Predicted 3D model of a 332-nucleotide RNA (Bacterial RNase P class A) from an Oscillospiraceae bacterium. The gene name in the source record is rnpB. The RNAcentral record of the sequence draws on ENA. Its Rfam family is "Bacterial RNase P class A". Rfam classes the family as a ribozyme. Rfam's curators write: Ribonuclease P (RNase P) is a ubiquitous endoribonuclease, found in archaea, bacteria and eukarya as well as chloroplasts and mitochondria. The source organism's lineage runs through Bacteria, Bacillati, Bacillota, Clostridia and Oscillospiraceae. The prediction has a mean pLDDT of 75.

RNA sequence: CGAGUUGACUGAACGGCCGCGGAUGGCAACAUCUGAGGAAAGUCCGAGCUUCACAGGGCAGGAUAGCGGCUAACGGCCGCCGAGGGUGACCUUAGGGAAAGUGCAACAGAGAUAUACCGCCUGAUUUUUCAGGUAAGGGUGGAAAGGCGAGGUAAGAGCUCACCGCUCUUUUAGGAGACUAAAAGAGCCUGUAAACCCUAUCCGAAGCAACGCUGACUCCGACAACACAUUUGCCCGAUGUGUCGGGAAAAGCGGCUGGAGCGCAUCAGCAAUGGUGCGCCAAGAUAGAUGGUCGUUCACGACAGAACUCGGCUUACAGGUCAACUCGCUUA
Numbered sequence: 001c002g003a004g005u006u007g008a009c010u011g012a013a014c015g016g017c018c019g020c021g022g023a024u025g026g027c028a029a030c031a032u033c034u035g036a037g038g039a040a041a042g043u044c045c046g047a048g049c050u051u052c053a054c055a056g057g058g059c060a061g062g063a064u065a066g067c068g069g070c071u072a073a074c075g076g077c078c079g080c081c082g083a084g085g086g087u088g089a090c091c092u093u094a095g096g097g098a099a100a101g102u103g104c105a106a107c108a109g110a111g112a113u114a115u116a117c118c119g120c121c122u123g124a125u126u127u128u129u130c131a132g133g134u135a136a137g138g139g140u141g142g143a144a145a146g147g148c149g150a151g152g153u154a155a156g157a158g159c160u161c162a163c164c165g166c167u168c169u170u171u172u173a174g175g176a177g178a179c180u181a182a183a184a185g186a187g188c189c190u191g192u193a194a195a196c197c198c199u200a201u202c203c204g205a206a207g208c209a210a211c212g213c214u215g216a217c218u219c220c221g222a223c224a225a226c227a228c229a230u231u232u233g234c235c236c237g238a239u240g241u242g243u244c245g246g247g248a249a250a251a252g253c254g255g256c257u258g259g260a261g262c263g264c265a266u267c268a269g270c271a272a273u274g275g276u277g278c279g280c281c282a283a284g285a286u287a288g289a290u291g292g293u294c295g296u297u298c299a300c301g302a303c304a305g306a307a308c309u310c311g312g313c314u315u316a317c318a319g320g321u322c323a324a325c326u327c328g329c330u331u332a
Stems, first nucleotide, its partner, number of pairs: 001328010012297007020035006037303001041314002044312005049207004061203005066080005081095001082093004096198002101196002103192003117138002119134006146164002149161003165188010211254004219246004227241005261280008298301001
């Protein structure tokens, strides 16, 4: 210098005026402060919170699936192991079970889990067939009896043996573990579980229009007793108000934003993450604010708009910045 890999950040800036939501102060006028995101999105997963349900157990259904750790929890994250890809930095991973059972393997091919089409060998027949043996060779296919050599045989075959590969078991060594390495033994009779299924673990349901409180006008019911008013001067009685209960407005208030919170520093840890110290408060509407305009500047501005809250995942994103590392070439 070129080509890459991984991670992190940014997402026009400053100011004036007018307007809108919220908080605080004020009797008020008004003043001051504050007002979208890294994804506010999809609503996929896990929680908080709320209401309902719930003795215990089982069935059904769903999710997950190597090991260790982190976390409130998770199907998330970190580290590692195995497998696959890349010259490499690094990336991907849908990683339990196929001798519990069932199913499937299109086309091609003789045959797809058991088979003899061609070929080879033996016998019969006698010139063309039949019977048997055979998976070495041919052909089909993603996949056809683990590969290759020797022995062996009528011809062949892990039938036997050496070497290699794979699976399982045992022992030894290393590791926290998955696992790795070596030795010995047994075996190699396909694949598919993102087919049903089996095994292990986990899961009650619905969601802030949840839910709690208050509740006018008008309406419905009760009034044994009590209070007041009216009726007539008094009593009884009657009526009304009151009282109690119900229902109830696109009604009001709460839930609502100080929280598994954010920033900086530091310590432990490879990391995820956790501890400590200091500092900070940063939208909260309910027909729903976050806008308009003017000036200056630039590289001329992507995806996109909160509605109970948080932790993740996924998806969208113009341009720009930084750090670490890899490969190639060149120069000193």